[in-house]
Molecule: Bacterial RNase P class A
Organism: soil metagenome
RNA sequence: GGCAACCGCUGGACUCGGCUCCUUGAGAGCCGGUCGAGAGGAAAGUCCGGUCUUCAUAGGGCAGCAUGCCGGCUAACGGCCGGGGGCUUGCGCUCAAGCGCACGCUACGGAAAGUGCCACAGAAAAUAUACCGCUCCCCGGUUCUGCCGGUCGAGUAAGGGUGAAAUGGUGCGGUAAGAGCGCACCGCGAGUCCGAGUAAUCGGACCGGCAGGGCAAACCCCAUGUGAAGCAAGACCAAAUAGGGGAGGAGGAGUGGCCCGCUCCGUUACCACUUCCGGGUAGGUCGCUCGAGCCUUUCAGCAAUGGGAGGCCUAGACGAAUGGUUGCCGCCCGCGUCGUCGGGACACAGAAACCGGCUUA
Numbered sequence: 001g002g003c004a005a006c007c008g009c010u011g012g013a014c015u016c017g018g019c020u021c022c023u024u025g026a027g028a029g030c031c032g033g034u035c036g037a038g039a040g041g042a043a044a045g046u047c048c049g050g051u052c053u054u055c056a057u058a059g060g061g062c063a064g065c066a067u068g069c070c071g072g073c074u075a076a077c078g079g080c081c082g083g084g085g086g087c088u089u090g091c092g093c094u095c096a097a098g099c100g101c102a103c104g105c106u107a108c109g110g111a112a113a114g115u116g117c118c119a120c121a122g123a124a125a126a127u128a129u130a131c132c133g134c135u136c137c138c139c140g141g142u143u144c145u146g147c148c149g150g151u152c153g154a155g156u157a158a159g160g161g162u163g164a165a166a167u168g169g170u171g172c173g174g175u176a177a178g179a180g181c182g183c184a185c186c187g188c189g190a191g192u193c194c195g196a197g198u199a200a201u202c203g204g205a206c207c208g209g210c211a212g213g214g215c216a217a218a219c220c221c222c223a224u225g226u227g228a229a230g231c232a233a234g235a236c237c238a239a240a241u242a243g244g245g246g247a248g249g250a251g252g253a254g255u256g257g258c259c260c261g262c263u264c265c266g267u268u269a270c271c272a273c274u275u276c277c278g279g280g281u282a283g284g285u286c287g288c289u290c291g292a293g294c295c296u297u298u299c300a301g302c303a304a305u306g307g308g309a310g311g312c313c314u315a316g317a318c319g320a321a322u323g324g325u326u327g328c329c330g331c332c333c334g335c336g337u338c339g340u341c342g343g344g345a346c347a348c349a350g351a352a353a354c355c356g357g358c359u360u361a
Base pairs, nucleotide, nucleotide: 001329002328003327004326005325006324007323009038010037012035013034014033016032017031018030019029020028021027022025040348044359045358047357048356049355050354051353052230053229054228055227064226065225066224067223068222069083070082071081072080073079084108085106086105087104089102090101091100092099093098109221110220114219115218116215117214118213131160132159133156134155135154136153138150139149140148141147142146168186169185170184171183172182173181187210188208189207191206192205193204194203195202196201234286235285236284237283244277245276246275247274248273254270255269256268257267258266293312294311295310296309297308298307299306300305330346331344332343333342334341
């Protein structure tokens, strides 16, 4: 841990029993009886969205925060479903660049508003750049249609090398050597048109020799959304005691005022006391579990999901129940002893207004 029995604990139902109360009722409360129910897939984290509640709130804007391809679902969402784009990996085709298919991943608005950053390495990290190499001029040597050496100058991004990333790829032409310099094919798009699609986007034709490489989970810009706090929210009933307020007030004993020295009388205020009102506390009731509910089935839809039919009621505590004992069985651990032995805290965890998700265990 599983099963069974017994004993409890917390709600519920009952035309059940006993006691108490008074408003005498199909009444209320307490004690019992019987029956039946009693933690989760995450009850957790409290991350997101909603129901509900109280407070706030003229209107508009800023700031902050969140979200960010398109369409759908939903009460709503930052969730889910479907689609598109991109990337990784694998397979196939290809000389290569690249293309196609499949699994997976994807915070995926804007890098052509501006600012900033791009480690190490490397010549150069963004107005591209000349380290090696290549070519030309020049000089020297020489075995002289050539070769070797040299530095200054000029050209060159083909080749090497560095890097996560170096300003399209292959081939042919071209050139002193090279280069989209020219052409073909592939790729590209900041352009135009046509077609498909609700859209994201995709396909084709033309045009452009091809440019501004990346980072917005850097600042930022754009668009959209956003009042705050949470069931200990909050609503209602309401003692005792002590305050507060109103009315009355026997007694006239006491204190003060009217009253300028004393006393008496009168009157008034305080006061004992009576009664009423109001706020708050303890306590109680509600919120509280019938709900965007669960199960079965059917229909619509690719799906998320929605509609219909039938059935069901499934914790509601607050000093916070959901446990304990025994027996049998399983699993794990231990032992100079291996058994009719001993031990076990037996996955993660555990309701607290409720619901839909996400995340973690």